[in-house]
RNA sequence: GCCUCAGUAGCUCAGCCUGGUAGAGCAUCUGAUUUGUAAUCAGACGGUCGGGGGUUCGACUCCCUCCUGGGGCUCCA
Numbered sequence: 001g002c003c004u005c006a007g008u009a010g011c012u013c014a015g016c017c018u019g020g021u022a023g024a025g026c027a028u029c030u031g032a033u034u035u036g037u038a039a040u041c042a043g044a045c046g047g048u049c050g051g052g053g054g055u056u057c058g059a060c061u062c063c064c065u066c067c068u069g070g071g072g073c074u075c076c077a
Stems, first nucleotide, its partner, number of pairs: 001073007010026004020057001028044005050066005
């Protein structure tokens, strides 16, 4: 330098192909249960979807560009 994968809640990830209300589990908080704790059950809380731009009535999703990280390939001096 080229190719490829990934970036979404505090953490681990799904959703993207085929545009149409952003989700799950864990964690945290509250309540129930218990003599109490743990476990269990119920509920709540939680997001500039990596940045910018474009297309569109509408973008996490499509296009361009940049950034960060993982993997691979090649070349020359």